[in-house]
RNA sequence: GGCUGGGUAGCUCAGUGGUAGAGCACAGGACUCAUAAGCCUGGUGUCGUGAGUUCGAUCCUCACCCCAGCCA
Numbered sequence: 001g002g003c004u005g006g007g008u009a010g011c012u013c014a015g016u017g018g019u020a021g022a023g024c025a026c027a028g029g030a031c032u033c034a035u036a037a038g039c040c041u042g043g044u045g046u047c048g049u050g051a052g053u054u055c056g057a058u059c060c061u062c063a064c065c066c067c068a069g070c071c072a
Base pairs, nucleotide, nucleotide: 001071002070003069004068005067006066007065010024011023012022013021018055026042027041028040029039048064049063050062051061052060
């Protein structure tokens, strides 16, 4: 340098055009003499950045940035 895959919550990841979700973690509550476990409640997010297509984009297109792998 070329090709392929990926970038979404604190972490690990879903989500193939119509109001962004799960588990873990975290916060609050109740329970307990107290703590833990379990129970109830709460999503905290510029969907890497910019532009385009569309009535509407996490999703499709283009450029760029970052990560991993392959080829040279």
Predicted 3D model of a 72-nucleotide RNA (transfer RNA) from a bacterium.
Rfam family: tRNA. It is annotated as a transfer RNA.
Model confidence (mean pLDDT): 82 of 100.